Small-subunit ribosomal RNA, 3' major domain from an uncultured bacterium, 472 nucleotides, folded computationally. The full RNA is in RNAcentral, with records from ENA, Greengenes and SILVA.
Context: one part of a larger RNA
RNA sequence: UGACGGGGGCCCGCACAAGCGGUGGAGUAUGUGGUUUAAUUCGACGCAACGCGAAGAACCUUACCAAGACUUGACAUUGAUUGAAAGACUUAGAGAUAAGUCCCUUCUCUUCGGAGAACAAGAAAACAGGUGGUGCAUGGCUGUCGUCAGCUCGUGUCGUGAGAUGUUGGGUUAAGUCCCGCAACGAGCGCAACCCCUAUACUAUGUUGCCAGCAUUACGGAUGGGAACUCAUAGUAGACUGCCGCGGACAACGCGGAGGAAGGCGGGGAUGACGUCAAGUCAUCAUGCCCCUUACGUCUUGGGCUACACACGUACUACAAUGGGAUGAACAGAGGGAAGCGAAAUCGCGAGGUGGAGCGGAUCCCUAAAAGCAUCUCUCAGUUCGGAUAGUAGGCUGAAACUCGCCUACAUGAAGUCGGAAUCGCUAGUAAUCGCAGGUCAGCAUACUGCGGUGAAUACGUUCCCGGGCCU
Numbered sequence: 001u002g003a004c005g006g007g008g009g010c011c012c013g014c015a016c017a018a019g020c021g022g023u024g025g026a027g028u029a030u031g032u033g034g035u036u037u038a039a040u041u042c043g044a045c046g047c048a049a050c051g052c053g054a055a056g057a058a059c060c061u062u063a064c065c066a067a068g069a070c071u072u073g074a075c076a077u078u079g080a081u082u083g084a085a086a087g088a089c090u091u092a093g094a095g096a097u098a099a100g101u102c103c104c105u106u107c108u109c110u111u112c113g114g115a116g117a118a119c120a121a122g123a124a125a126a127c128a129g130g131u132g133g134u135g136c137a138u139g140g141c142u143g144u145c146g147u148c149a150g151c152u153c154g155u156g157u158c159g160u161g162a163g164a165u166g167u168u169g170g171g172u173u174a175a176g177u178c179c180c181g182c183a184a185c186g187a188g189c190g191c192a193a194c195c196c197c198u199a200u201a202c203u204a205u206g207u208u209g210c211c212a213g214c215a216u217u218a219c220g221g222a223u224g225g226g227a228a229c230u231c232a233u234a235g236u237a238g239a240c241u242g243c244c245g246c247g248g249a250c251a252a253c254g255c256g257g258a259g260g261a262a263g264g265c266g267g268g269g270a271u272g273a274c275g276u277c278a279a280g281u282c283a284u285c286a287u288g289c290c291c292c293u294u295a296c297g298u299c300u301u302g303g304g305c306u307a308c309a310c311a312c313g314u315a316c317u318a319c320a321a322u323g324g325g326a327u328g329a330a331c332a333g334a335g336g337g338a339a340g341c342g343a344a345a346u347c348g349c350g351a352g353g354u355g356g357a358g359c360g361g362a363u364c365c366c367u368a369a370a371a372g373c374a375u376c377u378c379u380c381a382g383u384u385c386g387g388a389u390a391g392u393a394g395g396c397u398g399a400a401a402c403u404c405g406c407c408u409a410c411a412u413g414a415a416g417u418c419g420g421a422a423u424c425g426c427u428a429g430u431a432a433u434c435g436c437a438g439g440u441c442a443g444c445a446u447a448c449u450g451c452g453g454u455g456a457a458u459a460c461g462u463u464c465c466c467g468g469g470c471c472u
Base pairs, nucleotide, nucleotide: 007472008471009470010469011468012467013466015462016461019426020425021424022423023422026317027316028315029314030313031312032311033310034308035307042053043052064303065302066301067300068299069298070297073127077126078125081121082120083119087102088101089100090099091098092097106117107116108115109114129292130291132290133289134288138286139285140281141280142279143277145275150189151188152187153186154185155184156165157164158163169180170179171178195269196268197267198266200237201236202235203234204233205232206231210226211225214224215223216222240263243257244256245255246254247253319419323378324377325376326375327374328373335366336365337364340359341358345354346353347352385416391410392409393408394407395406396405432454433453434452435451436450437449438448
């Protein structure tokens, strides 16, 4: 000077408390450990690994294993020499590949000798290649403390010096935010603001969007028309403790009020200081060194990553009546669409099939929103709860669903009656609950990322648990 203390003081945070809903018990999904295996590729390991890399393992992916093959190589540059390249077919083979047949001769310039370009074959050699090792050799990127309020510098002063001061103190703030004081005076990186979305109004523009008034109407903003409203897209205004009162030190600021769509940071997002953890990543990529070079490289077929006594994490579905079932009739937002979205109609109980209108889309389609509402039914049961398991018959994608996809119908109907110790999230349009869309993607979502619908309870307080800041 720091760090630490079951030392002290002050102050924060869903940290506790007050509440609401879960996890831990069941079944399933998924990740991990372990075990097994020819292989179950590799990485990630308290918070900050474990629905993580992976925004989607049937082949491919794929890095693993078995078998079959290649050795200047699947890929790059140089390359004597040769030829268009390509394409189609047959045979052998699991295929990679091998053998054979057919087919043919590119473009530019030209002094017609040839030269050049692209592509292909190719001796020899330089070399290629490696998801092999080291994240404790590294760059880059990232997590975390933590959106915590801190971390420093110049000059001056003090101290022999390490260093101190400033940055401490009195108030105040979400904040080293601001005010006052002070041997300090200033400054930088952070805070805040500037950026985006959202909440209000005005102006401009009205098509594909809108329809108040006026006509028409096949009753559909459908048509004439309108430019008001909704909305869309731009621009502008608006919030600043600006005004009033009280408190305070005549300060900063706090409390209350007015006006206002919004009030004291209005609500979200992006934004992450100096640094910490030799944190993570050599398997995104790049890269030093080491290692392999007829193999630790490359190609192919098949298998594996999907195994299963078990243990843990994260989710989904439930255990029911605030519910299940049937019928009827409502109301979103945000997205996506051309090798695409696919309407009407029609066939099928259904998944789906046929069909092909319209749409590169405020126009058409995906698109039904669901919970909710109304009526009927079930009457507390392992049930008309619950849906695991497994049988049969089908559908879809795709060369191909055996290992190992998703969906449908019929029949099957397991555990489960609210979960021990323990433990998690959340302070408002939040929790809880309900559905919708998207990316990935041929196909496959209980995951992830978004979107809206319905919509609570509680916070006395800071003694205690955890984490953090300042002074001592």